[in-house]
C1' cells in the first nucleotide's frame, strides 16, 4: 500500500437486482538491480561427491580446494515492533481514547530469503491483505440438564 473496472464460472431466484469469484488490466505499496557516489578485504555449519598434498605396503586419517542440496547461530527484507537485561520489568517507535491538553489504556508480534542484496537510470519480480468490534439473518458440531 489495502482502491477502481473487466471478467471465466459459482451461488441465489419464477426472472432481474443481489452475494462469491480464478485470471486480466490501471493506480497504488514492497523488493531486486548499472554508472556516478559511497562504503570495504568480509564469506557459518554438519552431509554426499569430486580434484590436489601430506600419510599408510594398501587402506583408514589429516590439510587445502571445486560442486550439489541441507540447515539457519552470519548478513539481509517486510512490518511500528528496536534496544536494554539472565529474568522480571523497562524502551526507540506504533495505535485508541478523554477533555482535567498533558492525562489515561493497548501493542512494542509474526513472517520470509539463504551465505547474497549500500544507493541506483533501463530492467525484472512480488503484493493489493489480515485481525478485532456492533447489527441483522442463516446453518453445523460437541457438551449439559430433563423427558
Nucleotide at each position: 500500500a489495502a482502491u477502481c473496472c473487466c471478467c471465466a464460472g459459482g451461488c441465489g431466484c419464477c426472472c432481474a437486482u443481489g452475494c462469491c469469484g480464478a485470471g486480466g488490466g490501471a493506480g497504488c505499496c514492497g523488493g531486486g538491480g548499472a554508472a556516478c557516489c559511497a562504503a570495504c578485504u568480509g564469506c557459518g555449519a554438519a552431509g554426499a561427491u569430486c580434484c590436489g598434498g601430506g600419510g599408510u605396503c594398501g587402506c583408514a586419517c589429516c590439510c587445502g580446494g571445486g560442486u550439489c542440496g541441507u540447515c539457519a547461530c552470519g548478513g539481509g527484507g517486510u512490518g511500528a515492533a528496536u534496544c536494554c537485561g539472565a529474568a522480571a520489568g523497562g524502551u526507540a517507535g506504533g495505535g485508541c481514547u478523554g477533555c482535567u491538553c498533558c492525562g489515561g489504556c493497548c501493542c512494542g508480534a509474526a513472517c520470509c530469503c539463504g551465505a547474497c542484496a549500500g544507493c541506483u537510470a533501463a530492467c525484472c519480480c512480488g503484493g493489493u491483505a489480515g485481525g478485532c468490534g456492533g447489527c441483522c439473518a442463516g446453518a453445523g458440531u460437541g457438551c449439559c440438564a430433563u423427558g
Annotation
Predicted 3D model of a 147-nucleotide RNA (c-di-AMP riboswitch aptamer (ydaO/yuaA leader)) from Microtetraspora fusca. It was read from a public genome assembly, where an Rfam model found it. NCBI's taxonomy places the organism under Bacteria, Actinomycetota, Actinomycetes, Streptosporangiales, Microtetraspora.